[in-house]
The prediction has a mean pLDDT of 82. Predicted 3D model of a 110-nucleotide RNA (Glycine riboswitch aptamer) from a Caldilineae bacterium. It matches the Rfam family "Glycine riboswitch aptamer". Its family is annotated with glycine biosynthetic process in the Gene Ontology.
RNA sequence: CCGAAGCAUGCGAGAGAGAAUCAAUCGCGGAUUGAUCGCCGAAGGGGCAAGCUCCUGUGUGAGCCGGACAUAGGAGCCAAUCUCUCAGGCAAAAGGAUCGCAUGCGGACA
Numbered sequence: 001c002c003g004a005a006g007c008a009u010g011c012g013a014g015a016g017a018g019a020a021u022c023a024a025u026c027g028c029g030g031a032u033u034g035a036u037c038g039c040c041g042a043a044g045g046g047g048c049a050a051g052c053u054c055c056u057g058u059g060u061g062a063g064c065c066g067g068a069c070a071u072a073g074g075a076g077c078c079a080a081u082c083u084c085u086c087a088g089g090c091a092a093a094a095g096g097a098u099c100g101c102a103u104g105c106g107g108a109c110a
Base pairs, nucleotide, nucleotide: 006105007104008103009102010101011100012099013098018037020036021035022034023033024032025031026030038090039089040088044086045084046083047082051077052076053075054074055073056072057071058070059069060068
């Protein structure tokens, strides 16, 4: 279920930061490559909390063991618009997390 999550496509909205310097190449608008300095965070990617679980030690009740609970140490899982700035980006264009609408897939995995 008159179809949630999720994914894809189309349309619309969508921030931040040097049209940086030097050299070379190109079809000479600018783009690309290399180097240098300064920046941005909202493609992507990395990192972290509480918490949960497990292991070990200790403790509490109890005649004893176990269980349960507490506590210390270790390990695993664990979020973001936080953080890092690898990647990407710093006129326009393109891209762009996210949001709205539509369509398709999907089928409760919320």
The organism belongs to Caldilineae, within Bacteria.